[in-house]
RNA sequence: CGUGCGGGAGAGUUCCCGGGGUGCACGACACCGCCGGGACGCCGAAGGAGCAACGACUCCCUGGAAACUCUCAGGCCACCACGACCGUCCG
Numbered sequence: 001c002g003u004g005c006g007g008g009a010g011a012g013u014u015c016c017c018g019g020g021g022u023g024c025a026c027g028a029c030a031c032c033g034c035c036g037g038g039a040c041g042c043c044g045a046a047g048g049a050g051c052a053a054c055g056a057c058u059c060c061c062u063g064g065a066a067a068c069u070c071u072c073a074g075g076c077c078a079c080c081a082c083g084a085c086c087g088u089c090c091g
Stems, first nucleotide, its partner, number of pairs: 001091002004088004012040001014039006020032004041076003047072001048070003054063002
């Protein structure tokens, strides 16, 4: 450094549209963490981006970390998936 194994968080189902299911008085209507899309809101621990001390330099410029910051990407009931990081076997 790499594979495997174990652990591993955060954040709306709020509104609208379309569809589906159930109930019913079979018209409406209501409900469903059911599906898809949009809007706004939100999260940060894949990845990405930014900089402090400290250097370097005549100046400009430049090197410069993160779990900090930004949210481009990604994600937002649970589950699944992803997952920094930690532990561990092996190479």
Predicted 3D model of a 91-nucleotide RNA (Glycine riboswitch aptamer) from a soil metagenome. The sequence is in RNAcentral, with records from MGnify. Its Rfam family is "Glycine riboswitch aptamer". Rfam 15.1 lists 9,425 matches to the family in 5,228 species.